RNAcentral holds the full RNA, with entries from SILVA.
A computed fold for a 153-nucleotide part of an RNA from a mine metagenome, annotated as small-subunit ribosomal RNA, 3' minor domain.
Its Rfam family is "Eukaryotic small subunit ribosomal RNA". Rfam links the family to the GO terms ribosome and structural constituent of ribosome. Its Rfam clan is "SSU clan".
Model confidence (mean pLDDT): 81 of 100.

[in-house]
Context: one part of a larger RNA
């Protein structure tokens, strides 16, 4: 910049944000059903090995001898006892499935913000050319129009 003013909405271009969304989408965590189940505690057996003793036995040494000591093998009693094994308790981890929480991809859809000298009109501001506005209902490219009730800003 003062009506050659101001200004409203659809549509079109650009951009941002959140929303919905097929994909029986994806990832991570938690809880739970079921299955497999290492490890470990207890337990039933087991008995590699091992100490002691009784009796017998082989050899050696000492001794005049009884015998004593060491040693080989065997019988019986007994001590400790590894691997393995039975049953059971605790139970890591893994597999399958379900529920739940958080995050995340997605053609497309619909909404809002911003942008500008685009398009269509001109709804509002003056008695803005049908006074405006509020509530509500119906309708219409769009601002809007109409009915009912109300306010006067």
């Nucleotide at each position: 910049c003062a009506c050659c003013g101001c200004c409203c909405g659809u549509c079109g271009c650009a951009u941002c944000a959140a929303u919905c969304g097929a994909u029986u989408g994806g990832a991570u965590g938690a809880u739970u059903c079921g299955g497999u189940g290492a490890a470990u505690g207890a337990u039933u057996c087991g008995g590699a090995u091992u100490g002691g003793g009784u009796c017998g036995u082989u050899g050696c040494u000492a001794g005049a001898a009884g015998u004593a000591g060491c040693u080989u093998c065997g019988u019986c009693c007994u001590u400790a006892g590894a691997a393995g094994u039975u049953u059971u308790g605790u139970a890591a981890a893994c597999c399958c499935a379900a529920u739940u929480a958080u995050c995340u991809a997605g053609a497309g859809a619909a909404u809002g913000g911003u942008c500008a000298a685009g398009u269509c009109g001109u709804a509002a501001c003056a008695c803005g050319g049908u006074a405006u506005c509020u509530g509500u209902a119906g309708g219409u490219g769009a601002a809007c129009c109409u009915g009912c009730a109300g306010a006067u800003g």